[in-house]
RNA sequence: GCCUCGGUAGCUCAGGUGGCAGAGCAAGGGACUGAAAAUCCCUGUGUCGGUGGUUCGAGUCCGCCCCGAGGCA
Numbered sequence: 001g002c003c004u005c006g007g008u009a010g011c012u013c014a015g016g017u018g019g020c021a022g023a024g025c026a027a028g029g030g031a032c033u034g035a036a037a038a039u040c041c042c043u044g045u046g047u048c049g050g051u052g053g054u055u056c057g058a059g060u061c062c063g064c065c066c067c068g069a070g071g072c073a
Base pairs, nucleotide, nucleotide: 001072002071003070004069005068006067007066010025011024012023013022019056027043028042029041030040031039049065050064051063052062053061
C1' cells in the first nucleotide's frame, strides 16, 4: 500500500428485507428484614466512531476519513 471483518448503553453484544434503538450483566429506586444478604417489582442513562451524500424517512445504503483485528505484498 491492497483486501476482509468490526466500531451501537458503564461492560459483553443483538438489531444487515431502510419505518418508535434493544437484551443480559452492572447501576439507581422500591418491597421484604431488627439490620443486611438472597429474592421479587420498577427505571435505559445512547450525537449508533466522524463527516458528507441518497431517501418522505438511515444504526441499516453510497463516498471519504479515524480507530481495532486478521490476511496478502
Model confidence (mean pLDDT): 80 of 100. Predicted 3D model of a 73-nucleotide RNA (transfer RNA) from an uncultured Clostridia bacterium. Its Rfam family is "tRNA".